[in-house]
Context: one part of a larger RNA
Order: sequence, then structure tokens, then C1' cells
RNA sequence: CGUUGCAAUAUUGACAGGAUUUCUCCCUAGUACGAGAGGAUUGGGAGGGACUCACCCCUGGUGUGCCAGUUGGACCGCUCGGUCCACAGCUGGGUAGCUAAGUGAGGCAGGGAUAACCGCUGAAAGCAUCUAAGCGGGAAGCCCCCCUGAAGAUGAGUAUUGCAUGUUCUUUUGAAUGAGAGACCCCCGGAAGACUACCGGGUUGAUAGGCCGCGCGUGCAAGGGCCGAAAUGCCUUGAGCGAAGCGGUACUAACGGUCGACAG
Repeated sequence: CGUUGCAAUAUUGACAGGAUUUCUCCCUAGUACGAGAGGAUUGGGAGGGACUCACCCCUGGUGUGCCAGUUGGACCGCUCGGUCCACAGCUGGGUAGCUAAGUGAGGCAGGGAUAACCGCUGAAAGCAUCUAAGCGGGAAGCCCCCCUGAAGAUGAGUAUUGCAUGUUCUUUUGAAUGAGAGACCCCCGGAAGACUACCGGGUUGAUAGGCCGCGCGUGCAAGGGCCGAAAUGCCUUGAGCGAAGCGGUACUAACGGUCGACAG
């Protein structure tokens, strides 16, 4: 821009893509078969491999600055206590998120048309013949069934709901202005994201930050006191500190604008 009033929401599915995999064991049964050796068809059940999808409760990984320990150096005048540099200095742990080696699920069943092939009836050709007319069966294959996208499917579909014209000037044409479902710019953000898009929120507000509480991580801060010659240890103290998690709370920031439907 189109889809022929303008919108919001929910949909149909032409078409396209994906998936549709495979093995072992047990029972039927040491049965049928076979002299024996061996050893089923069929039906039922169980467990795997690889692959695909989803997720983070469990097991773990990561977690570049969340906590602690620690080496050398510089600095805060010194001690104490700290900050910075050294691969994140090194080391031990680790929330959220992301993840696999972790967890869950899937390829089941069924229908249709068929291939080779097996048939029924049946002539040409008094017989025979699955075929010439006609009618069946029959594959991991084909189509549907399952999952995903999808009306720019210009053949532009369907449903529901919301809104849809006033006032003034003008002889007419027309001009100005208001209302208006809804939408956008903009702003606050996001388990959404390269950008865009998508989703939530914008004071009639919990959208993000801050603060408060909880959870979780680290593992017992500083200062003070006590024992000891001291190193250290003990008490205060499961302390102190803390990122993304959960909830509460308008303290901070969501200011301010625009478009928008009758003419043929």
C1' cells in the first nucleotide's frame, strides 16, 4: 500500500515444512517341523540404541568480581583495618540465568488408494484363463491421521464485539472546529530480542530502580572482652556481607505528543 467504513479479538486451512527409526530379551514353546543337530510362523509383554522436542525439581557444569582463604607488591603517614595490580593473581565454594552428562515426552493405533503378488466371477476361444466388462485381498513405500507455519490464498476467507458525524462560516463547491472505538510516537521494562519485531506497564500505576521482609550463597565480620610470653584460640555471633530469585511498599523514574472511519 492492498484486501472497499474504521478497529480489536478469536479462527478456517489452499499450500509448505517436520516427524513417521531400529535392536535385544521374555512368554506362547524347547511347541509345530526335524533322525538329530537345531528350531519357528503367529499373538502378547518388557527393556534398550540413535534421533527429535521440552525443561532445570533431582545429579552436575558454568556462573569475569556473590562470600571466604591466601602469596608478592604499591598505596591509604605507621599499627589495625582496607583499596588496587599481578590470567578473574591463585585457591575453596556458589544464587539466578544458560546448560548435559541430568529429567520428562515422542515416533502408538487406525483409515484410504495401490506395487510386485494372491484371488472371485468371466468371455473373446462351448474348454481353459485374476481381465477383456466387473469385484476382492495385498507393503517399512504413497495419501490421510500426528506436530509446526500459513488469507499478499491479490481467489486477499470466516465469526464475535466496539466505534462510526455533530457545530460554525459559506449560495453551491468548500473551509474551520469538536467528539471519537482504537492505534502509534515517546517513556519504564522483559525468562522477547542482532536491528526490527513480540510481550508487560505508563499515576484510575507495582513496569523498572530504591527500600523493607523472606529465600538462597558464603561461613562466624569489624570493634570490644577473656585465657596465653606469643602465635593463636574462645565469647559477643549460624555472625557480617551479598548478583540476577519470591513478596510487599509510590520513595525515584514512566514526562510529553500524534494519528484515526461516507466517498463513490